This is a predicted structure of a 328-nucleotide part of an RNA (large-subunit ribosomal RNA, domain IV) from Ulva flexuosa. The gene name in the source record is rrl. The full RNA is in RNAcentral, with records from ENA and SILVA. The organism belongs to Ulva, within Eukaryota. The prediction has a mean pLDDT of 87.

[in-house]
Context: one part of a larger RNA
């Protein structure tokens, strides 16, 4: 001097990023028991008391009344800490076997779309198979994710849906136009004209679905302004004007798991508070199912505060085993 443990005057978190570890609590029985709430919880809320042995009664699982004994009666070991306030996630569940259990996945609910069954999607070259021995109260996908209030505006872009009048448009077809060959004809004997066929090139003209076009559609991808002036104090701007836009962010929340400036300001909390919580809005850049906003329960979740506790700490001590180290 490691390491597992005991035990500590005074103090009690002054330690540390942080109460990390530790310590405290603890059974069983009886009083009690709050805000809150979806009324079912919350709750073992919190707080508090009693807890062994003997006798007698009553009566069969405990009571009631005397009475002994220790410091200590669930007498050893077993064996909840609690509480206040806020964030996310509703909730039990799932996850990165091996550094991450979460606020992430999932949920049950909403919503939107697609399929009429020899579905649709999905696997295979197929053949078949799943779907499904199921048929719209089913099946596949996508997005939000209990519940409660609610989900504005905007169809110009894209994507989707459903029209067909127009323009354009392939293969393909073709009326015709032209070339090549050459049976036959003429020929100044060089050559020329030139059916049928078969081959080639042009082609008005018919021609789908799609594209432009005309609608609709946002719980479809996505988007939701600037600049001026203006009220008898000063501020401020209810009002106006003026440009742009498809349309100019409603309702709720808002320094926020978003606020850069920034430790914003202002108020609790503390002697002191870059953290927390109430406000306030000047929102760098919230915002309405990539949902907004509240919400009882629930959470090895995060965050801030209190109580009781304690060798975390002032600030160190002693004691135990087991190393380490001598000797063997």
């Nucleotide at each position: 001097c490691u390491c597992u443990c005991u035990c500590u005057a005074a103090g009690g978190a002054a330690c540390u990023c942080g109460g990390c570890a530790a310590a405290a609590u603890g059974g069983c029985c009886c009083c009690g028991u709050a805000a809150c709430u979806u009324c079912g919880g919350g709750a073992g809320a919190a707080g508090g008391g009693g807890u062994g042995c003997c006798u007698a009664c009553a009566u069969u699982a405990u009571g009631u009344a005397g009475g002994c004994c220790g410091c200590a009666g669930u007498g050893a070991c077993c064996a909840g800490g609690c509480c206040c306030a806020g964030g996310c996630g509703a909730c039990u569940g799932u996850u990165u076997a091996u550094c991450a259990a979460a606020a992430a996945c999932a949920c049950a609910g909403g919503u939107c779309u697609c399929c009429g069954c020899a579905a649709a999607g999905u696997c295979g070259u197929a053949a078949g198979a799943c779907a499904a021995u199921g048929u719209a109260u089913g099946g596949g996908g996508g997005c939000u994710g209990a519940c409660g209030u609610c989900u504005g505006c905007c169809c110009a872009g894209u994507g989707c849906c459903g029209g067909a009048a127009g323009g354009u448009a392939a293969a393909a077809g073709a009326a015709g136009u032209u070339g090549g060959u050459u049976a036959u004809u003429c020929u100044u004997c060089g050559g020329a004209a030139a059916a049928a066929g078969c081959u080639g090139a042009c082609g008005a003209c018919u021609g789908a679905a799609g594209c432009c076009c005309c609608g609709g559609u946002g719980a479809a991808c996505g988007g939701c302004g600037g600049c001026u002036g203006u009220a008898a104090c000063u501020c401020u701007g209810a009002c106006a004007g003026u440009c742009c836009u498809a349309a100019g962010g409603u309702a709720g929340c808002g320094a926020a798991a978003u606020u850069c400036c920034u430790u914003g300001u202002c108020g609790a909390g503390u002697a002191a508070g870059u953290u927390u919580c109430g406000a306030c809005c000047c929102g760098c850049a919230c915002g309405a199912a990539a949902g907004a906003c509240g919400u009882a329960a629930c959470g090895a979740u995060c965050u801030g505060g209190g109580c009781a506790c304690u060798g975390u700490c002032u600030c160190g001590g002693a004691g135990a085993g087991a190393g380490a180290c001598u000797c063997g």